[in-house]
RNA sequence: CCCUCCAUAGCUUAGUGGCUAGAGCGCUCGGCUGUAGACCGAGAGAUCCCCGGUUCAAGUCUGGGUGGAGGGA
Numbered sequence: 001c002c003c004u005c006c007a008u009a010g011c012u013u014a015g016u017g018g019c020u021a022g023a024g025c026g027c028u029c030g031g032c033u034g035u036a037g038a039c040c041g042a043g044a045g046a047u048c049c050c051c052g053g054u055u056c057a058a059g060u061c062u063g064g065g066u067g068g069a070g071g072g073a
Base pairs, nucleotide, nucleotide: 001072002071003070004069005068006067007066010025011024012023013022018056027043028042029041030040031039049065050064051063052062053061
C1' cells in the first nucleotide's frame, strides 16, 4: 500500500427497510432463607462507532472517516 470481515446495554450478542431495538450474564429492588448462594418475580440500563447520502420510513442500503481482526505484497 491492497483485499476481506467486524463495530448494537458494563460484558457476550440477536435483529427481512416498517413495533416502544430483543435476549443471556452482570447490576438494583422484592420474595424465599437463620445468613449467603441457588431459585422465583419486578426494574434500570443501548438516540445501534463518527460525518454525510438514498427513502414516506435506515441498526439494516450507500459514500467517506475512525478503531479492531484476518489475509496479500
The RNA shown here (transfer RNA) has 73 nucleotides and comes from a Nanobdellota archaeon. NCBI's taxonomy places the organism under Archaea, Nanobdellati, Nanobdellota. RNAcentral holds the sequence, with entries from ENA. It matches the Rfam family "tRNA". From the family's description: Transfer RNA (tRNA) molecules are approximately 80 nucleotides in length.